[in-house]
A computed fold for a 531-nucleotide part of an RNA from a seawater metagenome, annotated as large-subunit ribosomal RNA, domain I. Its Rfam family is "Bacterial large subunit ribosomal RNA". RNAcentral holds the full RNA, with entries from SILVA.
Context: one part of a larger RNA
RNA sequence: AGCUUACGACGGAUACCUUGGUGUUCAGAAGCGAUGAAGGGCGUGGCUACCAACGAAAUGUCUCGGGGAACUGGAAGCAAGUUUUGAUCCGAGAAUACCCGAAUGAGGAAACUUCAUGAACUACUUCUUGAAUCUAUAAAGAAGAAAGAGCAAACCCAGUGAAUUGAAACAUCUUAGUAACUGGAGGAAAAGAAAGCAAAAGCGAUUCCCUUAGUAGCGGCGAGCGAAAUGGGACUAGUCUAAACUCUGUAUAAAUAGAGGGUUGUGGGACAAUGUUAUAAAAAAGUGCGAGUGUUAGAUGAAACUGGUGGAAUACAGUAUCAAAGAAGGUGAAAAUCCUGUAAUCGAAAACAUAAACAUUUUAAAAUUGUAUCCCAAGUAGGAAGGGACACGUGGAACCCCUUUUGAAUUUGCGAGGACCACCUCGUAAGACUAAAUAUUCCUGAAUAACCGAUAGUGAACCAGUACCGUGAGGGAAAGGUGAAAAGAACCCCGGGAGGGGAGUGAAAUAGAACAUGAAAUCGUAAGUUU
Numbered sequence: 001a002g003c004u005u006a007c008g009a010c011g012g013a014u015a016c017c018u019u020g021g022u023g024u025u026c027a028g029a030a031g032c033g034a035u036g037a038a039g040g041g042c043g044u045g046g047c048u049a050c051c052a053a054c055g056a057a058a059u060g061u062c063u064c065g066g067g068g069a070a071c072u073g074g075a076a077g078c079a080a081g082u083u084u085u086g087a088u089c090c091g092a093g094a095a096u097a098c099c100c101g102a103a104u105g106a107g108g109a110a111a112c113u114u115c116a117u118g119a120a121c122u123a124c125u126u127c128u129u130g131a132a133u134c135u136a137u138a139a140a141g142a143a144g145a146a147a148g149a150g151c152a153a154a155c156c157c158a159g160u161g162a163a164u165u166g167a168a169a170c171a172u173c174u175u176a177g178u179a180a181c182u183g184g185a186g187g188a189a190a191a192g193a194a195a196g197c198a199a200a201a202g203c204g205a206u207u208c209c210c211u212u213a214g215u216a217g218c219g220g221c222g223a224g225c226g227a228a229a230u231g232g233g234a235c236u237a238g239u240c241u242a243a244a245c246u247c248u249g250u251a252u253a254a255a256u257a258g259a260g261g262g263u264u265g266u267g268g269g270a271c272a273a274u275g276u277u278a279u280a281a282a283a284a285a286g287u288g289c290g291a292g293u294g295u296u297a298g299a300u301g302a303a304a305c306u307g308g309u310g311g312a313a314u315a316c317a318g319u320a321u322c323a324a325a326g327a328a329g330g331u332g333a334a335a336a337u338c339c340u341g342u343a344a345u346c347g348a349a350a351a352c353a354u355a356a357a358c359a360u361u362u363u364a365a366a367a368u369u370g371u372a373u374c375c376c377a378a379g380u381a382g383g384a385a386g387g388g389a390c391a392c393g394u395g396g397a398a399c400c401c402c403u404u405u406u407g408a409a410u411u412u413g414c415g416a417g418g419a420c421c422a423c424c425u426c427g428u429a430a431g432a433c434u435a436a437a438u439a440u441u442c443c444u445g446a447a448u449a450a451c452c453g454a455u456a457g458u459g460a461a462c463c464a465g466u467a468c469c470g471u472g473a474g475g476g477a478a479a480g481g482u483g484a485a486a487a488g489a490a491c492c493c494c495g496g497g498a499g500g501g502g503a504g505u506g507a508a509a510u511a512g513a514a515c516a517u518g519a520a521a522u523c524g525u526a527a528g529u530u531u
Base pairs, nucleotide, nucleotide: 001530002529003528004527005526006525007524008523009522016481017480020452021451022449023448024447025446026445027444028443029441030440031151032150039100040099041098042055043054044053046078047077050074051073052059061094062093063092064091065090066089070082071081072080105114106113107112115118121148122147124144125143126142127141128140155186156184157183158182159181160180166173170220196203197202207234208233209232210231217225218224238433239432240431241377245260246259247258248257250255265411267376268375269374270373271370272369273368274367276365277364283363284362286360287359288358292354293353294352295351296350298346299345300344304319305318306317307316320337321336322326328340329339330338382406383405384404385403386402387401388400392418413428414427415426416425417424468475469474488515491502492501493500494499
C1' cells in the first nucleotide's frame, strides 16, 4: 500500500408522514371609495425584538343574541389580574379609528412642514358683479349642495394597433385585429323585436350549443383563411316615441312648450260615420306593506365490556350493541359503539337577501264601414372618388360602415332577394328601451381527485415576494419531521470553553435538541491476509 471482515465518522438518498399546494364541480357574491378606499408609515402589552390584532377610547369599548368554564393571541416564563352577578370565545349591530395615500387649505424629497382649521379641482343651483361690444354673452366672486375623481383578478364593449413567426427566401398574404396601450360599463356586457331569411314551400326579435362543414367559397388559387341558410336543442317577452289631427299657455301670426291622439305591412294612422263590453276583466319592465324562505352564531344527537401481550390497545381472543349515524379526524399501535363529529331533527334579539298574498295608484280595451284630403323619421337613402369591414385579398362584388363631394321619392312610395334589368316574392330604413338562455372568478362556503408529497406541489408547507442581487425597471432563493408526554438530562467528574464520561428520564438516548428512518461517494479504527 492492496484486499476481506467488523465497528464507527461524515453525508442526507430512500421509504413513511403532512400543516401547504394543484385541478374540477356546486352554491353564494361580483365590488371598495370624499361618511376618505386599496395599500402603507408610526404607535398600542407589566416585562415585548418579530408576526398577528387593534388605533391616543389603541392586545381593546358598548348593545343584542349564542355558549357554559375557564381565561389574559402566536409564545414558554415571571408578575398581576378577570370569571357562574356568566368571563375568555362565536355571531349581528354600533362607537373610536393617529399620519400618509384619489389626498382635496397651501407646500412637499409619502407617512413631514406651515398658515390657522379651509371638501382643492370639474360639473350643478342661487345671487352679485361683469369685457372686447350697445343689448347680451364669456369670464370673475360669494353662498349652497355633495355628483365625479382613486383602487380592483378575469369576463364585456369601443378607440389606437405591432413584430417575431409561417409562406421552408420575401414584398401581397399569414401571425392578427392577436399582443400591448387607452377609454367606458355591468354583474354580466353586447345584441335584440325584420327596410330579416327563404324560394313557389314556408319561417317569424336577439343570444348560446350541436349539426350543416373543413362543405360553398376566398387565396402570390401559394402558405393558408373559411361561412350561411336549413335541421336539432337551451331560453323565451315584448314595448315606447316622432309625424298627421285636436286642445291649452305665451295678446294675434310665426315659433316654441305642455296635454290628448298615434305606432302599422293580409299597409297603418289621422279624418268622417256606426257602435260593443262595463259598477268589468286583464296587464304593467308602478308603489307600499310584507307572510314565509334563505344567509350570517348554534342545539339535540344511538350503541362495549372483559382477558391476556405491550410503555401505551384502537391489534389479538371472548362475549355483546347501535345503525335515517360503518363520512372523516383525533385519542400513547389499526376505534361504527372513547372524544369531536356524522344521519336525522330543531334554532335568531339583530342585520342582509328573496318574496307569495294583500293594499293602493295610473292607463279604459277592442272593433266595423267609408273616403283617398293629410301623415308615416332628409343633407337621410342613393350616386361618384378613396378606404374599412363582411369567410369574400377589387374581383362580375351585392349587403354594411367611414371620409370627401353630390343628392331623391312619400304608399300608384321605398328597400332587399350577391353586378345589372324585368317579373315575382319578402320587408317597411334614416328614433329609443328590453329579462332569460351565454362569458368570467380577485373573493366566500361546501364537496371532490387512477393530482403532488418537501430537488415534487404555488416562487413561497418554515415570519417569502422574505434574505440577497441590481442606480433602476427588475431578478429572486435556501430552509419541514426529538418524544405518547419535555418526562429537554438534578447531581458528580475532566475541561477556560466547546465537548465528553457517569448518574437520572424514557419503550427506545446509535430518539439528546447538529435530535425519526439514515443509502452512496468519502474518511477512520481493529483484526486477518498479500506484496